[in-house]
């Protein structure tokens, strides 16, 4: 000095003058986000039916151990694939539980003889054979020797992979050593085996105010409504049908202090937890949180809360800060 | 704010055991006729909304985004 990698911070501050929301008698005090989005996942609150009842059925998840209120989410580790490297990616049970599918090509897509090789026959044509050609994303582990009529784990070496014994680990898994055992993909096809899940959702829900409603039958014991697969079980109604053809678009509630942040210690590779100090930070309901002018290197990027808390996902200029590779150069 | 659903030619729409991308109606050219409408033939026309992955193979399965549509309070 280039390229590059991983991690981590900012996301504008200040002053003036006008505005707006909420609280407050005033004075003032406080006023978007790192994602508020997508709504893809874990809760908590509410109702419905007890919500940690069974039963079925379906969804989800899927390598190991930890971590947390849970989670599909993090952390630390393993196999595997990528890259000189720092490092990155990995929805990674199970294909001998079963079944389906593998289009065209190809003889043949699960067990197969088309060409070719070897026996046998005058030939046709039978039989052996998985070395070699051909199709194909895949064709009887791969290669090389031996062995054989030709050939073939039939036999041996090396390498893939499958079991079985040791040893190390909590564990997934490695290493070594035996063992010729080896029938392809596909489960983000059905499934199979663990694990786990009720449902709607704040327009939930509760309370006050206010205004009001429809056709037809016509007298019986069940039977219908909440109620959402059943089953239990409970609560309203007692003809049955239709399911808005009338009003209200008002108020209060829930609404914001919460598994909440930030400092320091301690424990732990680490997510993360203990403890001590300490801060309070929007809460509207047509919907505030803004506008000018100046000034700092620039002020430019994605965006605007609608119950609330964890996470993924995703868009995101611009400036900053560390740790680590590799290559030149120069000492 | 919160559920649900859909995207395939110019348009209305099919596509189910994952292997050819189609149908009507439109549009072009060409015959029939003096011309026109109509009919027959032939054509062309497709980023299967947009990027990723699974698989040999994706319009289909899975994952993220966009975009249309569509459904909701109370009385009850």
């Nucleotide at each position: 000095u280039a390229a590059g990698u991983a991690a981590g911070u900012u996301g504008g501050u200040c002053a003036a003058c006008u505005g707006c929301g909420u609280g407050g008698a005033a004075a003032c005090a406080c006023g978007a986000g790192g994602a508020a989005a997508g709504u893809c996942u874990g809760c908590g609150c509410u109702c419905c039916a007890u919500a940690g009842a069974g039963c079925a059925a379906g969804g989800a998840u899927g390598c190991u151990g930890g971590a947390u209120a849970a989670c599909g989410u993090c952390c630390a580790g393993u196999g595997g694939g990528g890259g000189c490297g720092a490092c990155c990616c990995u929805a990674a049970g199970g294909a001998u539980a079963g079944u389906g599918c593998a289009a065209c090509a190809g003889a043949g897509a699960g067990a197969u003889a088309c060409c070719g090789c070897c026996u046998a026959g005058u030939a046709a044509u039978a039989g052996g054979u998985a070395a070699g050609g051909g199709u194909g994303g895949a064709a009887a582990g791969g290669c090389g020797a031996g062995g054989u009529a030709a050939g073939a784990g039939c036999u041996c070496a090396c390498c893939a992979g499958g079991c079985c014994a040791u040893u190390a680990g909590u564990g997934a898994u490695a290493a070594u050593g035996g063992u010729g055992c080896u029938a392809u993909g596909u489960a983000a096809a059905c499934c199979c085996c663990a694990u786990u899940c009720g449902g709607a959702g704040c327009a939930a829900a509760a309370c006050c105010a206010a205004a009001u409603a429809g056709g037809a039958u016509u007298c019986a014991a069940a039977g219908a409504u909440g109620c959402g697969g059943c089953u239990c079980g409970u609560a309203u109604c007692u003809u049955c049908c239709g399911g808005u053809a009338g009003g209200u678009a008002g108020g209060u509630u829930g609404c914001u202090u919460g598994a909440g942040g930030g400092u320091a210690u301690u424990g732990g590779c680490a997510a993360c937890a203990a403890u001590a100090c300490u801060c309070c930070u929007a809460g509207a309901u047509a919907g505030a949180u803004a506008g000018u002018u100046g000034a700092c290197g620039a002020a430019c990027a994605c965006a605007g809360a609608a119950c609330g808390c964890g996470g993924c996902u995703u868009a995101u200029a611009g400036a900053c800060u560390u740790g680590c590779u590799u290559a030149u150069c120069a000492u | 704010g919160g559920g649900g659903a859909u995207a395939u030619a110019g348009c209305u729409c099919a596509g189910u055991u994952g292997g050819g991308a189609g149908a009507g109606c439109g549009c072009u050219u060409g015959a029939c006729u003096g011309g026109c409408a109509g009919u027959c033939a032939a054509g062309a026309g497709g980023u299967c909304a947009g990027g990723g992955g699974u698989u040999c193979a994706a319009g289909u399965c899975c994952c993220c985004u966009u975009a249309u549509c569509u459904c909701c309070a109370c009385c009850a």

Predicted 3D model of RNase P RNA and transfer RNA as a complex of 407 nucleotides.
It holds a member of the Rfam family "Bacterial RNase P class A". Rfam links the family to the GO terms dimeric ribonuclease P complex, tRNA processing and ribonuclease P activity.
The coordinates come from a structure-prediction model, not an experiment, and the mean pLDDT is 76.